Predicted 3D model of a 73-nucleotide RNA (transfer RNA) from a soil metagenome.
RNA sequence: GCCUCGGUAGCUCAGUUGGUAGAGCAUAGCACUGAAAAUGCUAGGGUCACCGGUUCAAGUCCGGUCUGAGGCA
Numbered sequence: 001g002c003c004u005c006g007g008u009a010g011c012u013c014a015g016u017u018g019g020u021a022g023a024g025c026a027u028a029g030c031a032c033u034g035a036a037a038a039u040g041c042u043a044g045g046g047u048c049a050c051c052g053g054u055u056c057a058a059g060u061c062c063g064g065u066c067u068g069a070g071g072c073a
Stems, first nucleotide, its partner, number of pairs: 001072007010025004019056001027043005049065005
C1' cells in the first nucleotide's frame, strides 16, 4: 500500500426486507427475609465511531474519514 470483518447502553452483544433501538450482566428502587444472599417486579442509562449523500423515512443503502482485529505483498 491492498483486501476482509468489526465500531450500537457502564460491559458483552443482537437488530431479518429501510418503518417509533433491544437482550443479558451491572446500577438504583420495591417485594420477599429477623437481617442478608438468592429470586421476582420496576426504573434510569443511547449523537447507533465521525462527516456528507439517497429517501416521506437510515443503526440498516451509497461515498469519504478515524479506529480495532485478521490476511496479502
Rfam family: tRNA.